[in-house]
Context: one part of a larger RNA
Molecule: large-subunit ribosomal RNA, domain IV
Organism: bacterium
RNA sequence: ACAUCGUUUAGGAACUAGGCAAAAAAGUGGCCGUAACUUCGGGAUAAGGCCUGGUCCGGCGCAAGCCGGACCCGCAGCGAGCGUUUGCUUACCGACUGUUUACCAAAAACACAGGUUCCUGCUAAACCGCAAGGUGAUGUAUAGGAGCUGAUGCCUGGCCAGUGUCAGAACGUUAAGAGGAGGGGUGAAAUUACAGCAAUGUAUCGUAGCUCUGAAUCCAAGCGCUGAUGAACGCCGGCGAUAACUAUAAUCGUCCUAAGGUAGCGAAAUUCCUUGUCGGGUGAGUUCCGACCCGCACGAAUGGCAUAACGAGUGAGCAACUGUCUUAACGAUGUACUCG
Repeated sequence: ACAUCGUUUAGGAACUAGGCAAAAAAGUGGCCGUAACUUCGGGAUAAGGCCUGGUCCGGCGCAAGCCGGACCCGCAGCGAGCGUUUGCUUACCGACUGUUUACCAAAAACACAGGUUCCUGCUAAACCGCAAGGUGAUGUAUAGGAGCUGAUGCCUGGCCAGUGUCAGAACGUUAAGAGGAGGGGUGAAAUUACAGCAAUGUAUCGUAGCUCUGAAUCCAAGCGCUGAUGAACGCCGGCGAUAACUAUAAUCGUCCUAAGGUAGCGAAAUUCCUUGUCGGGUGAGUUCCGACCCGCACGAAUGGCAUAACGAGUGAGCAACUGUCUUAACGAUGUACUCG
């Protein structure tokens, strides 16, 4: 000096990102007592108090044990130890028990019961497989699959213009295919011309054939078109003026839009400006709690707002307690160090 422990005057969180760590209190024994709130179950062992030994005797009792009296000992009677292990107030998030990043994250993330939408009539939909076949299911819409939300309570507003989905079928558009008007190329035979005595050759013409191309016409879904649909993806305005102090604007005008954000909440896990302003708590409070509302950029199952209980969750405060600190000191054990 390090590691692990122990003790400490006065103070008691002044430490620190944060009471991290440590300390203390209490100890699923008995009696008394116990608030707000609440889904009436809880909260709750809330909180907060008091008691506890041994010997002898008596009463009650089947017993366990309870009650009463006398005496004895101690600083102290669940006398030690093990084990377990602070309490209260308040706000946020998630209802809860549960699950998770084996080896840096346990959570507010996932799941959940509940809610709701869509698909599916059974050879079901959906899924695996090239197929056979299998799961679904030896089930049958009170069933199965998929998505979103996430107990419960009160609720869940407006917009179908865009995108998606569903339905519709008149018209428009439309592929392969059918069709084959017409056209191009080549071109026997035949024709015509020339050369040749002839056989024949060359050229012309263009039939058949072969080949290239090809219009009209017929023709599905889709798209266009018509409608529906938000617990489908989503979206939910601007400017100007106005009341008998001022200020503000119930009100009016105007432009745009598919429609212009309703209830509730709001400087919030969301607020940039911002340590917003006011109130509370403190000697002093960028945090916290209660309000306000000009919400940069909350908002209703991408759920909104409340919410008892619960949480190794997150923020703030109080009590108790302490070497966390003021500010260090001493001690124990093991190392380090020296010698062997």